[in-house]
RNA sequence: GAUGGGACUAGGCCGGGUGGGUUGGCGUCACCUGUGAUCCCAAACCGUCAUCACGGGGAGGCUGAAGCCCCUGGGCGACUGCACGUCGCGGGACAGGCCCACGCAUCCGACAGAGAAGCUUUGUCCCACAGGAUCGGCAGUGCGACGAACCGGGUCAGGCGGGGAACCGAGCAGCCCUCAGUUGUAGUGACGGUGCUUGUGGGGUCGCAAAGUGGAGGAGGAUGCGCGGUUCACCUCGUUCCGAGGCGACAGGCCACCGGGGGCGGUCCCUUU
Numbered sequence: 001g002a003u004g005g006g007a008c009u010a011g012g013c014c015g016g017g018u019g020g021g022u023u024g025g026c027g028u029c030a031c032c033u034g035u036g037a038u039c040c041c042a043a044a045c046c047g048u049c050a051u052c053a054c055g056g057g058g059a060g061g062c063u064g065a066a067g068c069c070c071c072u073g074g075g076c077g078a079c080u081g082c083a084c085g086u087c088g089c090g091g092g093a094c095a096g097g098c099c100c101a102c103g104c105a106u107c108c109g110a111c112a113g114a115g116a117a118g119c120u121u122u123g124u125c126c127c128a129c130a131g132g133a134u135c136g137g138c139a140g141u142g143c144g145a146c147g148a149a150c151c152g153g154g155u156c157a158g159g160c161g162g163g164g165a166a167c168c169g170a171g172c173a174g175c176c177c178u179c180a181g182u183u184g185u186a187g188u189g190a191c192g193g194u195g196c197u198u199g200u201g202g203g204g205u206c207g208c209a210a211a212g213u214g215g216a217g218g219a220g221g222a223u224g225c226g227c228g229g230u231u232c233a234c235c236u237c238g239u240u241c242c243g244a245g246g247c248g249a250c251a252g253g254c255c256a257c258c259g260g261g262g263g264c265g266g267u268c269c270c271u272u273u
Base pairs, nucleotide, nucleotide: 001273002272004270005269006268007267008266011063012062013061014060015033016032017031018030019029023050024049025048026047027046038059039058040057041056067264068263069262070261071260072259073258074257077254079252080251081250084248085247086246087245089243090242091241092240093239094238095236096235097234099229100228102226103225104224105223106222107221108220111217118213119212120211121210122209123208124207125203126202127201128200129199130198131197132196133194134193135192136191138189139188141186142185143184144183145182146181152177153176154175155174160169161168162167
């Protein structure tokens, strides 16, 4: 000096990662991994540290020159980016459809020589004028009914007054007549109204009805095509654009876990050499 064995101590290990939070690092929190990877105390308005950031406080177990450092292979899983592919979703635009008008074609159902379309006239409709009918209230007239405690009339029982009497007188009630007035009815006048009605003249888009003329079609719906219009709403296994997203691909690093190589590396004792 080297080999082997033993005993020490320093030390090492008793998980790691991503996210979140933070000025930033760890921890309690969530998640992903994995172990022959402990226990107690406190900790999200938080606990404790400072880029050498090893969580903090305390107690234990294993190991023991272990280990530390550098380079490197693989790699579950997650993250970021995205000019790519794919899938569907939301929205926009365009085009088409839907909707409307016209023309043509086809089909169907009613009508039609007991008369289609068309044309003419009239009515219905509107206006003006002149009316009628009817209703309402107003005015006054005729007729009827009612109608005066007293300040209208007539007749006046009873009672009252005068008288010797006959009779006379005033006069209440009642009755009759009747003014003002009330009411009914009839007709008149003017005013106003109307789901009424007549006449004259004029107007009159469409529709309806009637008459005349006319002499065979017209006419409702459905489908298709063409042309044009509308773009409010709705639809499109049509085109295109935008947006966010899922999956995949690509790229970038991270990373549990499994390896490889290299460097540095305490003390003592014993054996062998």
Description: Archaeal signal recognition particle RNA from a Candidatus Aenigmatarchaeota archaeon, 273 nucleotides, folded computationally. Its Rfam family is "Archaeal signal recognition particle RNA". Rfam classes the family as a non-coding RNA gene. The literature on the family includes a 2002 paper in Curr Opin Struct Biol by Wild et al., "Towards the structure of the mammalian signal recognition particle". Gene Ontology terms of the family: signal recognition particle, plasma membrane targeting and SRP-dependent cotranslational protein targeting to membrane, signal sequence recognition. NCBI's taxonomy places the organism under Archaea, Nanobdellati, Candidatus Aenigmatarchaeota. Its mean pLDDT, the model's own confidence on a scale to 100, is 76. It is recorded under the gene name ffs.